A computed fold for a 148-nucleotide RNA from a Thermoleophilales bacterium, annotated as c-di-AMP riboswitch aptamer (ydaO/yuaA leader).
The coordinates come from a structure-prediction model, not an experiment, and the mean pLDDT is 81.
The model forms 92% of the base pairs in the Rfam consensus.
NCBI's taxonomy places the organism under Bacteria, Bacillati, Actinomycetota, Thermoleophilia, Thermoleophilales.

């Protein structure tokens, strides 16, 4: 100096999954009071149920919800499955938003339990989990910093 692996800080991404107050635990700490976990409450974000009216026929070929994650074709396989190629749709490329180009990905999984169309009032629930780390350009607008 280069390459590879791991960890940490800063920082970024998917996602509703964030912030605040009080109490407790753990662990630091006293001109200090931090990371995390649990409980209660509030704000905010997200989801479900639920009238009139409207809509609608359905019933084991069950039906439904969250989510971008639907659908088609083909191969292997006794079947359940498994693999591949596409696809509706979705995401990222680093100050933010929009548009265009280019590139790279995802296109899963889980839940309810015979039951739910929409739906005001009203009722209920969630606030997780998982990854990356110098990273493509152009135009318009906004914002920030620095200098004068």
């Nucleotide at each position: 100096u280069g390459c590879c692996c791991g960890c940490a800080c800063c920082u970024g991404c998917u996602g509703a999954g964030u912030c605040c107050u009080c109490c407790g635990c753990c662990u630091a700490c006293a001109u200090a009071c931090g990371c995390g976990c649990g409980g209660a409450g509030g704000a905010g974000c997200g989801g479900g149920g639920g009238a009139c009216c409207c809509a609608a026929g359905u019933g084991u070929u069950g039906g439904g919800g969250c989510g971008a994650a639907u659908c088609g074709c083909g191969g292997c396989c006794u079947c359940u499955g498994u693999c591949g190629c596409g696809u509706a749709g979705c995401g990222c490329a680093a100050g933010c938003u929009c548009u265009u180009u280019u590139g790279c990905g995802c296109g899963a999984g889980c839940c309810c339990g015979u039951c739910a169309g929409c739906u005001a009032a009203c009722c209920c629930c969630g606030c997780a989990a998982g990854c990356g780390c110098c990273g493509a350009a152009a135009g318009a607008g906004c914002g920030g910093a620095g200098u004068u």